Predicted 3D model of a 150-nucleotide RNA (c-di-AMP riboswitch aptamer (ydaO/yuaA leader)) from Nonomuraea phyllanthi. It matches the Rfam family "c-di-AMP riboswitch aptamer (ydaO/yuaA leader)". Rfam's curators write: This family represents a conserved RNA structure found upstream of the ydaO and yuaA genes in Bacillus subtilis and related genes in other bacteria. The ydaO/yuaA element is thought to act as a genetic 'off' switch for the ydaO and yuaA genes in its native state. It is believed that the element may be triggered during osmotic shock leading to activation of ydaO, a predicted amino acid transporter gene, and members of the yuaA-yubG operon which code for KtrA and KtrB K+ transporters. The model forms 96% of the base pairs in the Rfam consensus. Its mean pLDDT, the model's own confidence on a scale to 100, is 77.

Parts: sequence; C1' cells; structure tokens
RNA sequence: CGGGCGGACACGCUCAAUUCCCGCAAGGGGAACCGGGGAUCCACCGGUGGCGACCUCCAGCGCCACCACCGGGGUGAGUCCGAGUCUCUCGGUAGGGCUGCUCCGGCCCGAACCCGUCAGCUAACCCGGUAGGCGUCAACGAGAGGAGCU
Repeated sequence: CGGGCGGACACGCUCAAUUCCCGCAAGGGGAACCGGGGAUCCACCGGUGGCGACCUCCAGCGCCACCACCGGGGUGAGUCCGAGUCUCUCGGUAGGGCUGCUCCGGCCCGAACCCGUCAGCUAACCCGGUAGGCGUCAACGAGAGGAGCU
C1' cells in the first nucleotide's frame, strides 16, 4: 500500500415493532403504533348452472343436474396456475419491497408461523405485541416539491 474477516459508532432498509419514566438489578408503569376477541342492526344459513310459476324489476319460492360435505380460523405482500425425476424442484402469477416523492430504468420478495373443533361484522368492554432479519462506495435520466442557510 492492497485484499479479506470481525467489532464499535453513525446513517439507512424491512416490520406494528419506537420512545419516556421508576428501579442497583430483576422487573414494573406510561405514550405512540399494531393485532385478536366481543352486541344491536346487517350478513351468513353448502356452492354452481339450467328450467318453471309469480312478479314492473330485484329478492324470495319450487324442480333438475354437477360439485362439495376430506373441520374451521389468525398474523402476513406472501395467493393462485402449469410442468417434472412430485411432500421436493423448476417456470410463471395476484400481490409486496428498495432506489427521499412521481415517472422512466434497474434490483428484489412472492415465506413462515400460530390457534386447537372455536371466533362474520361489531359500540361498550376484554386480552395481547413492540421482535427478528439486513445494508453502507454503490451511483442512469427527467419532473415535482421546497427543508436549511444567507
């Protein structure tokens, strides 16, 4: 001097996941943000398609066919489709993220976990969460906006 790895600080990203106070600590309390449960009313009451009567129409009703009946639900963007050597691997996709905002362009994700037969919406009310995981020498362009300083 160059390269690699690790740590700290700072800044930034994902996410609800930040912050303040008390306490030696363990722990506790608050703000803010987020999630779940939970009335009336409404919705739902297996689904789809066709036919018929009635009817202004809709809704409701009856009949027939097929499917389903193999629980259901929650957080989350993370759902669905096709193929294969099929409990995994490819390709795509609804949808989601980064690039301060928008457009263009570029780069990514498209998981995982939980409840336990039980939960539609939902005022009052009740119960919870505030974790984890990453990045930092790369740099396109155009437009909008107008912080700070003088």